Transfer RNA from an uncultured Clostridia bacterium, 73 nucleotides, folded computationally. It matches the Rfam family "tRNA". Its family is annotated with triplet codon-amino acid adaptor activity in the Gene Ontology. The family's RNA type in Rfam is transfer RNA. The sequence was found in a public genome assembly. Its mean pLDDT, the model's own confidence on a scale to 100, is 81.
RNA sequence: CGGGGUGUGGCUCAGUUGGUAGAGCGCGUGGCUUGGGACCAUGAGGUCGGGGGUUCGAGACCCUCCACCCCGA
Numbered sequence: 001c002g003g004g005g006u007g008u009g010g011c012u013c014a015g016u017u018g019g020u021a022g023a024g025c026g027c028g029u030g031g032c033u034u035g036g037g038a039c040c041a042u043g044a045g046g047u048c049g050g051g052g053g054u055u056c057g058a059g060a061c062c063c064u065c066c067a068c069c070c071c072g073a
Stems, first nucleotide, its partner, number of pairs: 001072007010025004019056001027043005049065005
């Protein structure tokens, strides 16, 4: 320098053909327990890496930038 991939709650990841974002773990509260763990119930927490565009509507499509990974030179 060229090509490709990834970026979504604290962590690991889903998210179909564009229609107002979910799971597991973790965390808070309550139950259970002598206490803890496990288990049960319930709750909080994300403007989806940044910016722009298309669209009635974008996590998903297009452009650009950033970070990380892989391949080539």